The RNA shown here (c-di-GMP-I riboswitch aptamer) has 90 nucleotides and comes from Paenibacillus anaericanus. The source organism's lineage runs through Bacteria, Bacillota, Bacilli, Paenibacillaceae and Paenibacillus. Rfam family: c-di-GMP-I riboswitch aptamer. Rfam's curators write: GEMM was predicted in a large-scale screen for bacterial structured RNA regulatory elements.
[in-house]
RNA sequence: UAUUGACAAAGGCAAACCCAUCGAAAGAUGGUGGCGCAAAACUAUAGGAGCUACCGCGAUAUUCACUCGCUACGCUAGCCAGUUACCGAU
Repeated sequence: UAUUGACAAAGGCAAACCCAUCGAAAGAUGGUGGCGCAAAACUAUAGGAGCUACCGCGAUAUUCACUCGCUACGCUAGCCAGUUACCGAU
């Protein structure tokens, strides 16, 4: 440096439920908790994929409301991916 991941060592992170707050929502933050993770570290218009639709646009509707569809520089990296990294093995 490359590949790789235990029956090792030192550790790390923290799912769901519940509580509080923020948010239109998806979801986020903190607490609790521990499902799991060899990258569950970082990166979100500037790789892909997915979620939400306040505002906006269109349709229905006599108007308004309701409803339906479209729309992300909103959200998810613990979806794939990119970048970086501890220890060991080859």